[in-house]
Molecule: transfer RNA
Organism: Patescibacteria group bacterium
RNA sequence: GGGCUUGUAGCUCAAUUGGCUAGAGCGCCACAUUCGCAUUGUGGAGGUUAAGGGUUCAAGUCCCUUCAAGUCCA
Repeated sequence: GGGCUUGUAGCUCAAUUGGCUAGAGCGCCACAUUCGCAUUGUGGAGGUUAAGGGUUCAAGUCCCUUCAAGUCCA
């Protein structure tokens, strides 16, 4: 330098053929439980879906550019 794959919550991952308000587990916070901690239960916070632009009535999903990571070739 070129090809391919990937980028969604603090972490690991979902989200069907583009279609309801982007969810789950772990973690975090509060409350209940306990003498206290842990466990368990209930509730809550946390997301510019890597960035920018385009197509569309509608984009995490399709297209373009950039950035980052992994991998292969040179």